[in-house]
RNA sequence: ACUUCAUCAAGAGCGGCGGAGGGAACGGCCCUGUGAAACCGCGGCAACCUGUCUAUUCAAGGUGCCAAAUCCGACGAACGAAUCGAAAGAUGAGGA
Numbered sequence: 001a002c003u004u005c006a007u008c009a010a011g012a013g014c015g016g017c018g019g020a021g022g023g024a025a026c027g028g029c030c031c032u033g034u035g036a037a038a039c040c041g042c043g044g045c046a047a048c049c050u051g052u053c054u055a056u057u058c059a060a061g062g063u064g065c066c067a068a069a070u071c072c073g074a075c076g077a078a079c080g081a082a083u084c085g086a087a088a089g090a091u092g093a094g095g096a
Base pairs, nucleotide, nucleotide: 002095003094004093005092006091007090008089013042014041015040016039021031022030023029026073027072028071043066044065045064048062049061050060051058070088075085076084077083
């Protein structure tokens, strides 16, 4: 990289370092010198897997996550709005 299944409107940030970008990609909109990304430290959220056979609870271990609904749209349901679904993406647990 491919593939299957599940979930994606909840939740959770400070410090150091750094010095202009970031929010996947396109359009929008937004965040950002009152300091972006990356990295480091500490903290927190959550409960997918393990702990643990079932239910519940917990949160120790493995991941993950900590602006905005996956920030919104983009394709389909004739059109617009709303809504639903898909695609794409993210995360986890498997498969080849």